[in-house]
RNA sequence: CGCACUGCCGCGGGAGAGAGCCGGCCCCGCCGGCCGCCGAAGGCGCAACCCGCCCGGAAUCGCUCAGGCAAAAGGACCGCGGCAGUCGG
Numbered sequence: 001c002g003c004a005c006u007g008c009c010g011c012g013g014g015a016g017a018g019a020g021c022c023g024g025c026c027c028c029g030c031c032g033g034c035c036g037c038c039g040a041a042g043g044c045g046c047a048a049c050c051c052g053c054c055c056g057g058a059a060u061c062g063c064u065c066a067g068g069c070a071a072a073a074g075g076a077c078c079g080c081g082g083c084a085g086u087c088g089g
Base pairs, nucleotide, nucleotide: 001088002087004086005085006084007083008082009081010080011079012078013077018035020034021033022032023031024030025029036069037068038067042065043063044062045061049057050056
């Protein structure tokens, strides 16, 4: 010097599914029970894929423990900016 890789922060975009029923409380809300659903925090599983092979890594696939089902918040992922580490020159 380069953001090549990874991580963090800020901004913008960002889906799905009952504003379900009953009861209680300090009643925009929260808690408990009852079903009905969603997958894109996280977690788990198969292994598409990565690696010459082994070891290993591993999904936007699957499960739905958690989470979510008006708004708000959150939100995988994408873009921009900044910082740090590794690596390279």
Predicted 3D model of an 89-nucleotide RNA (Glycine riboswitch aptamer) from a Gammaproteobacteria bacterium.
Rfam family: Glycine riboswitch aptamer. Rfam describes the family as follows. This family represents the bacterial glycine riboswitch.
The coordinates come from a structure-prediction model, not an experiment, and the mean pLDDT is 77.
NCBI's taxonomy places the organism under Bacteria, Pseudomonadati, Pseudomonadota, Gammaproteobacteria.
The sequence was found by an Rfam model in a public genome assembly.